[in-house]
Context: one part of a larger RNA
RNA sequence: GGACAAACGCUGGCGGCGUGCUUCAUACAUGCAAGUCGAACGAGAACCCGAGAGCUUGCUCUUGGGGGAAAGUGGCGAACGGGUGAGUAACGCGUGGAUAACCUGCCCUUCAGCGGGGGAUAACCAUCCUAACGGAUGGCUAAUACCGCAUAAAGCCUUUGAAUUUCAUGAUUUUAAGGUGAAAGAUGACUUCGGUUGUCACUGAGGGAUGGAUCCGCGUCCCAUCAGGUAGUUGGUGAGGUAAAAGCUCACCAAGCCAACGACGGGUAGCCGGCCUGAGAGGGUGAUCGGCCACAUCGGGACUGAGAUACGGCCCGGACUCCUACGGGAGGCAGCAGUAGGGAAUAUUGCCCAAUGGACGAAAGUCUGAGGCAGCAACGCCGCGUGAGGGAUGAAGGUGUUUUUCAUCGUAAACCUCUUUCAGUAGGGACGAAAUCCGCCGAGUUAAUACCUCUGCGGUCUGACGGUACCUACAGAAGAAGCACCGGCUAACUACGUGCCAGCAGCCGCGGUAAAACGUAGGGUGCAAGCGUUGUCC
Numbered sequence: 001g002g003a004c005a006a007a008c009g010c011u012g013g014c015g016g017c018g019u020g021c022u023u024c025a026u027a028c029a030u031g032c033a034a035g036u037c038g039a040a041c042g043a044g045a046a047c048c049c050g051a052g053a054g055c056u057u058g059c060u061c062u063u064g065g066g067g068g069a070a071a072g073u074g075g076c077g078a079a080c081g082g083g084u085g086a087g088u089a090a091c092g093c094g095u096g097g098a099u100a101a102c103c104u105g106c107c108c109u110u111c112a113g114c115g116g117g118g119g120a121u122a123a124c125c126a127u128c129c130u131a132a133c134g135g136a137u138g139g140c141u142a143a144u145a146c147c148g149c150a151u152a153a154a155g156c157c158u159u160u161g162a163a164u165u166u167c168a169u170g171a172u173u174u175u176a177a178g179g180u181g182a183a184a185g186a187u188g189a190c191u192u193c194g195g196u197u198g199u200c201a202c203u204g205a206g207g208g209a210u211g212g213a214u215c216c217g218c219g220u221c222c223c224a225u226c227a228g229g230u231a232g233u234u235g236g237u238g239a240g241g242u243a244a245a246a247g248c249u250c251a252c253c254a255a256g257c258c259a260a261c262g263a264c265g266g267g268u269a270g271c272c273g274g275c276c277u278g279a280g281a282g283g284g285u286g287a288u289c290g291g292c293c294a295c296a297u298c299g300g301g302a303c304u305g306a307g308a309u310a311c312g313g314c315c316c317g318g319a320c321u322c323c324u325a326c327g328g329g330a331g332g333c334a335g336c337a338g339u340a341g342g343g344a345a346u347a348u349u350g351c352c353c354a355a356u357g358g359a360c361g362a363a364a365g366u367c368u369g370a371g372g373c374a375g376c377a378a379c380g381c382c383g384c385g386u387g388a389g390g391g392a393u394g395a396a397g398g399u400g401u402u403u404u405u406c407a408u409c410g411u412a413a414a415c416c417u418c419u420u421u422c423a424g425u426a427g428g429g430a431c432g433a434a435a436u437c438c439g440c441c442g443a444g445u446u447a448a449u450a451c452c453u454c455u456g457c458g459g460u461c462u463g464a465c466g467g468u469a470c471c472u473a474c475a476g477a478a479g480a481a482g483c484a485c486c487g488g489c490u491a492a493c494u495a496c497g498u499g500c501c502a503g504c505a506g507c508c509g510c511g512g513u514a515a516a517a518c519g520u521a522g523g524g525u526g527c528a529a530g531c532g533u534u535g536u537c538c
Base pairs, nucleotide, nucleotide: 001538002537003536004535006534007533008532009531010530013384014383015382016381017380018379019377020376021342026340027339028338030337031336032335035076036075037074040073041072047066048065049064050063051062052061053060054059055058083295084294085293092220093219094218095217096216097215098214099213102212103211107208108207109206110205111204112203113202115149117147118146124139125138126137127136128135129134155180156179157178158177159176161174162173163172164171165170185200186199187198188197189196190195221267222266223265228258229257230256233255234254235253236252237251238250239249240248270292271291272290273289274285275284276283277282297318298317299316300315301314320331321330322329323328348374350373351372352371356370357368358367359366360365387418388417389416390415397409398408399407400406422479424474425473426472427471428470432465437459438458439457440456442454443453444452482527483526484525485524486523487508488507489506493522494521495520496519497518503510504509
């Protein structure tokens, strides 16, 4: 000199864009943060309409139709998105490879199929237990829930022959025989009621895409005042196990394996793209944004599933908090706000799904503290303003002074002529919105001019921000300057006070009676809505 997720002191006009618990991975009141589908399924409250009965004459009951809440079965999602950095010195990360040792829901594509049956169960009803959480027994019912059967070329398994090929275990293609192994409907249109056809779904197989998994080379902090470490340890055979290679696990056998090119141990730490600095080499760092990893009160475990060993799922144990009828139960903000505590220190219990994106749905749409916005903070960067021109009775006043004064503050003020950014008031007023939806023309599909899908055209609707940005008008210089420094380094000097005192200080050093170094004043210098100090890094 530069930089900062900064803090502190004094001061503080406006706007844009960013950033904002670095400490206790401490504890959490309250609300919200993951749902959706009725075009998978049964049932169906409130309410409305009609009919009937009873009668207390406007109420009750019964029944039919509409209606569709809450709950339930089922599907998909909940493994994404969001948070944090505790742990981890590791194939964790970075980079380059390998998988002939692997998996992949939704999506795209190709081929083939979707036949015919069965038994349950929740909801519901009845009875019962319980303080609560919740639960028991009996009875009824549906499905794209569940289970056999059929079909099976391709798939898989066993056996068998052949060809091509890889560094190799092997891989690919193919012949034959045997075995095994699927499925579900929903909703439109037309119909001569036989059926035909569309869309979405479902099943088997091949390919793709995407996402993941494993292995390997190299790189990745400090301490040798850590020098030896290791028995599933190192290798083999066999078995088990996994999506998959492997001591991954087990039995047996052998005695290996790592290490001064730093094993083992201890300390510290998430890693990277980047960021800061520097001419560079390098050094430091890992906030915000992006990629990967790990974690979700602490420890352990599996279930479901394409995917988790699962932040707002389950089970067990520990600590803590809460409820309790003392028998037993409930909970997990390192999601967004917010509270307490800690701290030098870090914000609103805000608005909206209008846009972007995500989940579900055929769609309308619903949900979304992701996200978009607003609020708070000079925390940072950038921009603008606090007026411009003229003006010497060099006014008054302050300070200094060698005092009928002179010097300086100083063109500074007054005064004259202008301007009106920003702030203020008033009026107008956006972009961000295109889709969806409806209609029409055409094309595809089809037996079809239905239905459905698509290009194009036309129409309608949708904005949290926000009456914001922006534009116009109005008034009037009007509402807007501080902070540090002035001995040398280092730009900037005098007076008074003090008298080694009080004090200053980054280093050298100032102060003991004329202190340019302390304190105050005048003047000056430097930056400026900031200026200084402290801390950290280069």